Model confidence (mean pLDDT): 81 of 100. A computed fold for a 75-nucleotide RNA from an archaeon, annotated as transfer RNA.
RNA sequence: GGGCCUGUAGCCUAGUCUGGAUAAGGCGACAGCCUUCUAAGCUGUAGAUCCGGGGUUCAAAUCCUCGCAGGCCCA
Numbered sequence: 001g002g003g004c005c006u007g008u009a010g011c012c013u014a015g016u017c018u019g020g021a022u023a024a025g026g027c028g029a030c031a032g033c034c035u036u037c038u039a040a041g042c043u044g045u046a047g048a049u050c051c052g053g054g055g056u057u058c059a060a061a062u063c064c065u066c067g068c069a070g071g072c073c074c075a
Base pairs, nucleotide, nucleotide: 001074002073003072004071005070006069007068010027011026012025013024020058029045030044031043032042033041051067052066053065054064055063
């Protein structure tokens, strides 16, 4: 320098192919219940404008484009 893949709550992952909307789940955090206490279990709460800019569209996490970061391969 070229090609491909990935980026979504503190962490991990689904959703992207095929646009339809309050962005889902697990772990974790916090509060409560239970328990002599802890753990486990149960209930609830908060937390992501989806890596950033631009575009297409009635509508974008999803499509297009330009960047950024990371990974793999080639040179």
It matches the Rfam family "tRNA". Rfam classes the family as a transfer RNA. The RNAcentral record of the sequence draws on ENA.